A computed fold for a 74-nucleotide RNA from Flavihumibacter sp. ZG627, annotated as transfer RNA. The organism belongs to Flavihumibacter, within Bacteria. Its Rfam family is "tRNA". Its mean pLDDT, the model's own confidence on a scale to 100, is 80.
RNA sequence: GGAAUGUUAGCUCAGCUGGUUAGAGUAUUACCUUGACAUGGUAGGGGUCGGCGGUUCGAAUCCGCCACAUUCCA
Repeated sequence: GGAAUGUUAGCUCAGCUGGUUAGAGUAUUACCUUGACAUGGUAGGGGUCGGCGGUUCGAAUCCGCCACAUUCCA
């Protein structure tokens, strides 16, 4: 220098062919349970979907550029 894949909650990850509320596990907070802890149960909070632009009635999803990570080629 070229190419491929990836970037979504604190962490690990889903999200189908663009569509009607953006989710799961774990973590965390409160409460119940206990003499106390752990386990278990119930409820809650937490997201500019990497950034900017474009297409569209509508974008996490499609397109372009940029950034970062991993891998491959030279």